[in-house]
Predicted 3D model of a 112-nucleotide RNA (SAM riboswitch aptamer (S box leader)) from Aeromicrobium sp.
RNA sequence: ACCUCAUCGAGAGGGGCAGAGGGAGCGGCCCUGUGAAGCCCCAGCAACCAGCCGGACCUGCGGCCAGGUGCUAAGUCCGCCCCGCGCGAACGUCGCGCGGGAGAGAUGACCA
Numbered sequence: 001a002c003c004u005c006a007u008c009g010a011g012a013g014g015g016g017c018a019g020a021g022g023g024a025g026c027g028g029c030c031c032u033g034u035g036a037a038g039c040c041c042c043a044g045c046a047a048c049c050a051g052c053c054g055g056a057c058c059u060g061c062g063g064c065c066a067g068g069u070g071c072u073a074a075g076u077c078c079g080c081c082c083c084g085c086g087c088g089a090a091c092g093u094c095g096c097g098c099g100g101g102a103g104a105g106a107u108g109a110c111c112a
Base pairs, nucleotide, nucleotide: 004109005108006107007106008105013042014041015040016039017038021031022030023029025080026079027078028077043072044071045070048068049067051064052063053062054061076104081101082100083099084098085097086096087095088094
């Protein structure tokens, strides 16, 4: 890595090097020479794990801290598959809108 589990509507950017891409795939829509990716420095956000305290024990739980990760455009930027509702002269097919779920992805823990 795979598997498994949890979470994903909140939050948080400046500088230097660099020089054309980036937002996982596809479609859309965006960001980008007023400087993309990448690398470095500093700052910040959050609290998954570790640590500490409480809770009569374990677990769940609450709090503190910030050591290990993570993150700092847009809801995971939106959609993709299924279902429901509304509207379009409208059971359904089709389009648009709203909601629910799945799938995929991301991060952590676990495993190795």
Model confidence (mean pLDDT): 84 of 100. NCBI's taxonomy places the organism under Bacteria, Actinomycetota, Actinomycetes, Nocardioidaceae, Aeromicrobium. Of the family's consensus pairs, 97% are formed in the model.